[in-house]
Context: one part of a larger RNA
RNA sequence: CACCGCCCGUCAAGCCACGAAAGUCGGUAGGACCCGAAGUCGGUACGCCAACCGCAAGGAGGCAGCCGCCUAAGGUCAGACCGGUGAUUGGGGCUAAGUCGUAACAAGGUAGCCGUACCGGAAGGUGCGGCUGGAUCACCUCCUU
Numbered sequence: 001c002a003c004c005g006c007c008c009g010u011c012a013a014g015c016c017a018c019g020a021a022a023g024u025c026g027g028u029a030g031g032a033c034c035c036g037a038a039g040u041c042g043g044u045a046c047g048c049c050a051a052c053c054g055c056a057a058g059g060a061g062g063c064a065g066c067c068g069c070c071u072a073a074g075g076u077c078a079g080a081c082c083g084g085u086g087a088u089u090g091g092g093g094c095u096a097a098g099u100c101g102u103a104a105c106a107a108g109g110u111a112g113c114c115g116u117a118c119c120g121g122a123a124g125g126u127g128c129g130g131c132u133g134g135a136u137c138a139c140c141u142c143c144u145u
Stems, first nucleotide, its partner, number of pairs: 003108001005105001008101002011098001013095004018090003023085006031077004039070001041068004047063003052059002111132009
C1' cells in the first nucleotide's frame, strides 16, 4: 500500500540475444577422373665414352636419349563437414509509460484448475472427461472437549 486493491493477454514504441531462410562468401578433410615436373627404380634397338680385359676389332661397365611404374603441384566433377553474411520471417527477454478489453485473486460477480477438441482482436469462450487446491445451506459418519 491494503478492492479507488491486485492482476492477464493482444496491439503500438525502443533495446537485447536467439531460431528459420532463397541465396552468397570462405575454410577443412577426403572421393572419382584428367594431366603430370624433378627424382629413384625397371626396360632399352640405334648413338657416345680415358681408366677394367684385349695388339686391335670388340667385350664388360657406364653416359645420353627414349619408354614404363610410383608421384608433388595443377585441373574437372559431384558431394560431406565447419564458419561468416543474408532480403524476409518466428517467437523470447527487458523497459518509464501508451492502446483494447477484464480472464484470474472474494461465490472475482458463469467456482477455479488439469487434459483434450473446436472457435475467437486479446485475455479467453464452449463441448467432453477428471480433480478440490470451491464458497454457502442442510444432512450423515468419525474424533476431541
A computed fold for a 145-nucleotide part of an RNA from a soil metagenome, annotated as small-subunit ribosomal RNA, 3' minor domain. Rfam family: Bacterial small subunit ribosomal RNA.